A computed fold for a 78-nucleotide RNA from a Pirellulales bacterium, annotated as c-di-GMP-I riboswitch aptamer. NCBI's taxonomy places the organism under Bacteria, Pseudomonadati, Planctomycetota, Planctomycetia, Pirellulales. Rfam family: c-di-GMP-I riboswitch aptamer. Rfam's curators write: GEMM was predicted in a large-scale screen for bacterial structured RNA regulatory elements. Genes associated with GEMM are involved in a diverse array of functions, including chemotaxis regulation, signal transduction, secretion and chitin. Of the family's consensus pairs, 95% are formed in the model.
[in-house]
RNA sequence: CCGCCGAAAAGGCAAACCGAUCGCGAGGUCGGGACGCAAAGCCACGGGACUCGCUCGCGAGUCAGCCAGGCUGCCGAA
Repeated sequence: CCGCCGAAAAGGCAAACCGAUCGCGAGGUCGGGACGCAAAGCCACGGGACUCGCUCGCGAGUCAGCCAGGCUGCCGAA
């Protein structure tokens, strides 16, 4: 130094819930708030869950904090 890995410290993110706002909805954004997180950073391409519509197996969507995967990345004890 690199990989696996995850002690410490610094810094980071922010579930439920509440308020505002957008959306038919799943949900999104902002503020408050912390259950947790070493990728809880990014990506709907695979599986899955959920929503709306209808001619009921298709169409249009949502979720990256469900699983797998891809890309990128802070620190450095054992």